[in-house]
The part of an RNA shown here (large-subunit ribosomal RNA, domain II) has 688 nucleotides and comes from uncultured Saprospira sp. The coordinates come from a structure-prediction model, not an experiment, and the mean pLDDT is 84. It matches the Rfam family "Bacterial large subunit ribosomal RNA". Its family is annotated with ribosome and structural constituent of ribosome in the Gene Ontology. RNAcentral holds the full RNA, with entries from MGnify. Taxonomically the source falls in Saprospira (Bacteria, Pseudomonadati, Saprospirales, Saprospiraceae).
Context: one part of a larger RNA
RNA sequence: GCCUACGAGUUAGUCUUCUAUAGCGAGGUUAAGGGCUGGAGUCCUGCAGCCGGAGCGAAAGCGAGUCUGAAUAGGGCGACAAGUUAUAGGAGCUAGACGCGAAACCAAGUGAUCUACCCAUGAGCAGGUUGAAGUUGCGGUAACACGCAAUGGAGGACCGAACCAGUUGACGUUGAAAAGUCUUUGGAUGACUUGUGGGUAGGGGUGAAAGGCUAAUCAAACUUGGAAAUAGCUCGUACUCCCCGAAAUGCAUUGAGGUGCAGCGUUGGGGUUUAGUGUCUGAGAGGUAGAGCUACCAAUAGGGCUAGGGGGAGUCAAAUCCUACCAACCCCUGAUGAACUCCGAAUGCUCAGACAUAUACCCAGCAGUGAGGCCGGGGGUGCUAAGGUCACCGGCCGAGAGGGAAAGAACCCAGACCAUCAGCUAAGGUCCCAAAAUAAAUGCUAAGUUGAAUGAACGAGGUGGAGUUGCUAUGACAGCUAGGAUGUUGGCUUGGAAGCAGCCAUUCAUUUAAAGAGUGCGUAACAGCUCACUAGUCGAGUGACUCUGCGCGGAAAAUACUCGGGCAUAAAGCAUUUUACCGAAGCUAUGGAUUUGUACUUAGGUGCAAGUGGUAGGGGAGCAUUGUAGUCAGCGUUGAAGGUGUGCUGCGAGGCAUGCUGGAGUGGCUACAAAAGCAAAUGUAGGC
Repeated sequence: GCCUACGAGUUAGUCUUCUAUAGCGAGGUUAAGGGCUGGAGUCCUGCAGCCGGAGCGAAAGCGAGUCUGAAUAGGGCGACAAGUUAUAGGAGCUAGACGCGAAACCAAGUGAUCUACCCAUGAGCAGGUUGAAGUUGCGGUAACACGCAAUGGAGGACCGAACCAGUUGACGUUGAAAAGUCUUUGGAUGACUUGUGGGUAGGGGUGAAAGGCUAAUCAAACUUGGAAAUAGCUCGUACUCCCCGAAAUGCAUUGAGGUGCAGCGUUGGGGUUUAGUGUCUGAGAGGUAGAGCUACCAAUAGGGCUAGGGGGAGUCAAAUCCUACCAACCCCUGAUGAACUCCGAAUGCUCAGACAUAUACCCAGCAGUGAGGCCGGGGGUGCUAAGGUCACCGGCCGAGAGGGAAAGAACCCAGACCAUCAGCUAAGGUCCCAAAAUAAAUGCUAAGUUGAAUGAACGAGGUGGAGUUGCUAUGACAGCUAGGAUGUUGGCUUGGAAGCAGCCAUUCAUUUAAAGAGUGCGUAACAGCUCACUAGUCGAGUGACUCUGCGCGGAAAAUACUCGGGCAUAAAGCAUUUUACCGAAGCUAUGGAUUUGUACUUAGGUGCAAGUGGUAGGGGAGCAUUGUAGUCAGCGUUGAAGGUGUGCUGCGAGGCAUGCUGGAGUGGCUACAAAAGCAAAUGUAGGC
């Protein structure tokens, strides 16, 4: 992993409530017990008790009322609707209460054969080295001290086996081993190691102290019990078909992944002033978008006018005057604002009417939801950041399949009852992969742009279109030939400055067809080259600018060059226009199933209309399994159940028939009762 078996909403309560059915009904009902019998259901009795029939008030109490109150006021709770018993079902409550699952807590016990420490009693430590005290002898001292030599054999002394330990590295890591092996290393007469016996026990022990050890278990051992602890948490929760179908919000919460009430779903019932929804018409409230501001508040650029202030002048002072300074009011122009408004929509909202449609509302049973998400719109926040965050409006996903976007929850199209080798379309497409135009018309693009991103600022005699404005047969533009001079090297500056470092300027004048006190290159400065300008040659267009279409550069990313691919250039690209076709579970056609409403039927149905995606969830109808009672005088060795094939049948769960196997039980119908359906729970057991 697979197969088989087992495996989760049960049971109880004279409990509460609702629904269905039945009995009786202002009443309903018996419990224990007792009695009859066919000894098994049951029937009879039993009126204790319970529920209902009257409430209100704390109570006295009063009573269809009562309490509050001074009240004959108002208000609160009542009266003006029938209950009760039983059975079945939905839900609740109390119990383990759908199943499995803690870590923990408590009690009573069991453990020191492992290990920690302690007690008692034993045992072990090859060999080698060093050479303390003391002693003896000699020397030495007044006597000691002291020195030398020998002797001696101390030490948590030295080296190093056994023994104990476990430093380094490698191996081992489903190991040879639930801690080892090899190498290397520390101690090795000691706070040493070790045998045997004994002691200390769980909030306790022991600990040269690491929260270590206390039997492969330790921040509180193990065993059994309380015990099915509790688990607002995770996982799992078993047959079929039909109808409807959510929520991820508000308020509150020792509340935030839980829960209560409301909202939204479903089922049953109800009845009215149609109260719901949509369109149109009419009447309204409002201060948003926009706009405006000489209509307020706040902010604001330039100019004018001109108070006030600064500065200057004025003989000290003053008058007075000037001012490219600051500046109020006022005027002109411009112009901002969520918390400005003289104004002011569209939508939306309210009311009324008409039309269309079929809800809306109330009561009762049962829920689920209370993590939402993306896209579009107008906003807040943020950086006019985020697949960010918050509220509002709409859509979709959630709970939605199908077609398109290569692939994709949400984008575009479109809402799947079933069948069909029928048709029409939507989005999107029509060269091939791949269904349908190598369609038509007119242009554009040369970049494979298209075809990643509409990739930006910016850059550019790419190219198409529209326009404005110069020059031009009195000859333009471009090219070629020739000239491009003189005063003068203008003045200044400077070492030099001669058109050309720089500064100045009536940048003049002369000769001219024309020629700047000079456009650029160049020189140390000159020189030299060139331009402006002019003539000739040539012979038709040529400059400047604006707007715009499509392109170019700008242009760097991680599996693989690549638009999904092949590939495509008067396209198979882009723009505009046109006609065909393809294309979905959309629509249509034909047949079938089913729900609701309605009409007609008759108790079978038949028309018509509208439906039939669906998670949580509500409701309805069924299938199968095991057993019980009744029934079929059911079936069965002329072959039951079970196993394994085949065929038929039912929308389905399933059912029926039959072949083989098997070898003794078992079925149909009606009713009832459940240990009543497995794919999942790191489910349990067995097998492979």